[in-house]
RNA sequence: UAAGUAGAACAAAUGAUCGCGGCCCAGCAUUGCUGGGGUGAGGAAAGUCCGGGCUUCACAGGGCAGGAUGCCGGAUAACGUCCGGUGGAGGCGACUCCAAGGAUAGUGCAACAGAAAUAUACCGCCGGUUCCGGUAAUGCCGGAAUACGGUAAGGGUGGAAGGGCAGUGUAAGAGACUACCGCCGCGCUGGUAACAGAGCGGGCAUAUGUAAACCCCAUCCAGAAGCAAGACCGAACAAAAGCGUUGACGCGGCCCGCCAGCUUUAGGUAGGUUGCUUGAGGUGGCUGGCAACAGUCAUCCUAGAUAGAUGAUCAUUCCGACCGUGGCUUGCCACGGUUUAGACAUAACCCGGCUUAUCGUUCUGCUUAUCAU
Numbered sequence: 001u002a003a004g005u006a007g008a009a010c011a012a013a014u015g016a017u018c019g020c021g022g023c024c025c026a027g028c029a030u031u032g033c034u035g036g037g038g039u040g041a042g043g044a045a046a047g048u049c050c051g052g053g054c055u056u057c058a059c060a061g062g063g064c065a066g067g068a069u070g071c072c073g074g075a076u077a078a079c080g081u082c083c084g085g086u087g088g089a090g091g092c093g094a095c096u097c098c099a100a101g102g103a104u105a106g107u108g109c110a111a112c113a114g115a116a117a118u119a120u121a122c123c124g125c126c127g128g129u130u131c132c133g134g135u136a137a138u139g140c141c142g143g144a145a146u147a148c149g150g151u152a153a154g155g156g157u158g159g160a161a162g163g164g165c166a167g168u169g170u171a172a173g174a175g176a177c178u179a180c181c182g183c184c185g186c187g188c189u190g191g192u193a194a195c196a197g198a199g200c201g202g203g204c205a206u207a208u209g210u211a212a213a214c215c216c217c218a219u220c221c222a223g224a225a226g227c228a229a230g231a232c233c234g235a236a237c238a239a240a241a242g243c244g245u246u247g248a249c250g251c252g253g254c255c256c257g258c259c260a261g262c263u264u265u266a267g268g269u270a271g272g273u274u275g276c277u278u279g280a281g282g283u284g285g286c287u288g289g290c291a292a293c294a295g296u297c298a299u300c301c302u303a304g305a306u307a308g309a310u311g312a313u314c315a316u317u318c319c320g321a322c323c324g325u326g327g328c329u330u331g332c333c334a335c336g337g338u339u340u341a342g343a344c345a346u347a348a349c350c351c352g353g354c355u356u357a358u359c360g361u362u363c364u365g366c367u368u369a370u371c372a373u
Base pairs, nucleotide, nucleotide: 001369002368003367004366005365006364007363008362009361010360012317013316014315015314016313017312018311020040021039023037024036025035026034027033028032042344046355047354049353050352051351052350053349054226055225056224057223066221067220068219069218070217071085072084073083074082075081086100087098088097089096090095101216102215106214107213108210109209110208122155123154124151125150126149127148128146129145130144131143132142133141134140135139163181164180166178167177168176182204183202184201185200186199188197189196190195230274231273232272233271239265240264241263242262243261250258251257281300282299283298284297285296286295287294288293318342320339321338322337323336324335325334326333327332328331
């Protein structure tokens, strides 16, 4: 310098004008308006896929049915998440990916091709039988046929054809036998473990694949619904009860007078308050740990709308794209111009994750190649 790999941060900036939701202050006024101050989205706020907190209702006990997970160890409130390992796959490498128990419990499925797909003989090979030819010969040699037998070595089909390969052996063949490799079993050594290593044994009918097919095994979960959960206050209308034309209530205390309604209650609608944002919280340091993370000290408070506020316009700059000119190291740089072109996306009870979307910019660790010293 080029190509790559792993991770982190940011998510156009500044100003002006207009506007929106909470909060505080002041004024008017009576639950609103005006003025001022301060504050107001994300890395995913998304999908709502997992796990938990919280809330209400239900609930004697047990079982079946159900769901999820599935190498080992650890982290955590918990998890299907994360961290560190093991094994396997890919890459020269940094590194990445894996739902990674059981196919010697049973069942199912396996298109097409192929003779045959879990059992088989199409070609081939060997033997038998029959026929033909040669020959003196029923023997021998050669050839042909075959509704016969053996054979899975070779060919062909296929993702897969009965462990591989070499030899012995045989009529031809075959773990039939032998060595090596693979597989299975056993104990030994190392490791917390998954597992690894070396050794011994077994001829391998343990006969292909598939369990995100049924299923088997193990572990965990499991009553239901979710903040529009739930708690509190509560109009108007209607209802019930009581009082009232023998004048109630009200008309400022009393009398007169005038009036036909008045009071209370339960329910909990409209509406309001709460839940609501201080929390398994953030930031920094130290300690323990490879790490996830834990402990401790200091410090900070950072949206709470309710059909949902957080926006719009203008100016300048930045960035992108395109065009032109110039330079050279020929794909980069510099300058000028044009362009409304500026990623994905908008909290809704709160956390921990996962997954998916994302214009671009910057930084860090590492790998490979080339060049220079």

Bacterial RNase P class A from Roseburia sp., 373 nucleotides, folded computationally. It is recorded under the gene name rnpB. Model confidence (mean pLDDT): 76 of 100.